FMN riboswitch aptamer (RFN element) from a Candidatus Zixiibacteriota bacterium, 123 nucleotides, folded computationally.
The organism belongs to Candidatus Zixiibacteriota, within Bacteria.
The prediction has a mean pLDDT of 79.
Of the family's consensus pairs, 97% are formed in the model.
Its Rfam family is "FMN riboswitch aptamer (RFN element)". Rfam 15.1 lists 6,230 matches to the family in 5,120 species. Rfam's curators write: The RFN element is a highly conserved domain that is found frequently in the 5'-untranslated regions of prokaryotic mRNAs that encode for flavin mononucleotide (FMN) biosynthesis and transport proteins.
It was read from a public genome assembly, where an Rfam model found it.
RNA sequence: CAGAAUCUUCGGGGUGAGGCGAAAUUCCUUGACCGGUGGUAUAGCCCACGAGCGGAAAAUAAUUUCUGCAGAAUCGGUUAAAUUCCGAUGCCGACGGUACAGUCCGGAUGUGAGAAGAUAUAA
Numbered sequence: 001c002a003g004a005a006u007c008u009u010c011g012g013g014g015u016g017a018g019g020c021g022a023a024a025u026u027c028c029u030u031g032a033c034c035g036g037u038g039g040u041a042u043a044g045c046c047c048a049c050g051a052g053c054g055g056a057a058a059a060u061a062a063u064u065u066c067u068g069c070a071g072a073a074u075c076g077g078u079u080a081a082a083u084u085c086c087g088a089u090g091c092c093g094a095c096g097g098u099a100c101a102g103u104c105c106g107g108a109u110g111u112g113a114g115a116a117g118a119u120a121u122a123a
Stems, first nucleotide, its partner, number of pairs: 005119006015031005032103002034093002036049004044091002052069007073089005095106003
């Protein structure tokens, strides 16, 4: 200084009862449940990414690049270090469908951030 490649598998969870009504797991009452990936002292609410909804350009076949939108946490304690642990009290949740949805149905047996492993090369 260089340090490549091929393949395999995996990769999102969650509402009970009652009320009104022609119709609501969507509204109202009262309870409940869920939390992708990487970073970091263990994270739904810190930073970043993915999926989602768009826009533009290239390719004209897949697809690639750029870009916009899109949510939420404080206090106290411990510690060398924690908005991540413990305690308390809160908050958030894409698009389409439908009587207005984080939990139903759908795109989705999808895409993907990534994770694990195998073969094998180089040092």